A computed fold for an 89-nucleotide RNA from a Rhodobiaceae bacterium, annotated as Glycine riboswitch aptamer. Lineage of the source: Bacteria > Pseudomonadati > Alphaproteobacteria > Hyphomicrobiales > Rhodobiaceae.

RNA sequence: ACGCUCCCUGCGGGAGACGCUGACAUGAAGUCAGGGCCGAAGGCGCAACCGCCCCGGAAACGCUCAGGCAAAAGGACCGCAGGGACAUA
Numbered sequence: 001a002c003g004c005u006c007c008c009u010g011c012g013g014g015a016g017a018c019g020c021u022g023a024c025a026u027g028a029a030g031u032c033a034g035g036g037c038c039g040a041a042g043g044c045g046c047a048a049c050c051g052c053c054c055c056g057g058a059a060a061c062g063c064u065c066a067g068g069c070a071a072a073a074g075g076a077c078c079g080c081a082g083g084g085a086c087a088u089a
Base pairs, nucleotide, nucleotide: 005085006084007083008082009081010080011079012078013077018035020034021033022032023031024030036069037068038067042065043063044062045061049057050056051055
């Protein structure tokens, strides 16, 4: 110095499920209540699996506390670019 891995930022892609019902307001959106749903922010659980195997790390699986169910916003994850850490090892 490069690469792997991780973190942050920007851009692009990015699913699912009541624009439900009642009341208030009343153009819609909205607020409250009622039940019905979704899982890909987060969180929790089992554990496949992984490791340095004493013990740890652990899912796109499960639960729906949270979140969401027209659009917008958000969005796990993927791609590209930049910066940083690992490391002056």